Background: Predicted 3D model of a 105-nucleotide RNA (Guanidine-I riboswitch aptamer) from Paenibacillus faecis. Rfam family: Guanidine-I riboswitch aptamer. From the family's description: This family represents a conserved RNA structure found upstream of the ykkC and yxkD genes in Bacillus subtilis and related genes in other bacteria. Model confidence (mean pLDDT): 79 of 100. The RNAcentral record of the sequence draws on Rfam.

RNA sequence: CACUUUGUUCCCUAGGGUUCCGCGGCGACGCUUGCGCCGGUCCGGUCCGAGAGGGAGCGUGCGGCGAAUACGCCGCGGACACGGAGGGAUAAAAGCCCGGGAGGA
Numbered sequence: 001c002a003c004u005u006u007g008u009u010c011c012c013u014a015g016g017g018u019u020c021c022g023c024g025g026c027g028a029c030g031c032u033u034g035c036g037c038c039g040g041u042c043c044g045g046u047c048c049g050a051g052a053g054g055g056a057g058c059g060u061g062c063g064g065c066g067a068a069u070a071c072g073c074c075g076c077g078g079a080c081a082c083g084g085a086g087g088g089a090u091a092a093a094a095g096c097c098c099g100g101g102a103g104g105a
Stems, first nucleotide, its partner, number of pairs: 007058006015048002020045002022042001023039005060077007080100001082103001086098003
């Protein structure tokens, strides 16, 4: 000085906010229902959700077996991973996306 690869989908979690529901407050009303406004410094349901969190399926590499290139089954493998600021989507935010990016080692 240069510098490659590290599959994909789903479920869940840490986390996240506030469209909807619920909850709390306020308003007109005698009360209730309903309606409107405000509140996420409301543990909640719906919702979003990890490259560096968990699990599963598919795919993939190697090996073995089976009348067997291409099909099926079985076993094994996939290591490591510090990280802004800023911007973007959605109602909104985030460990989401830009992004295993910039940078650092």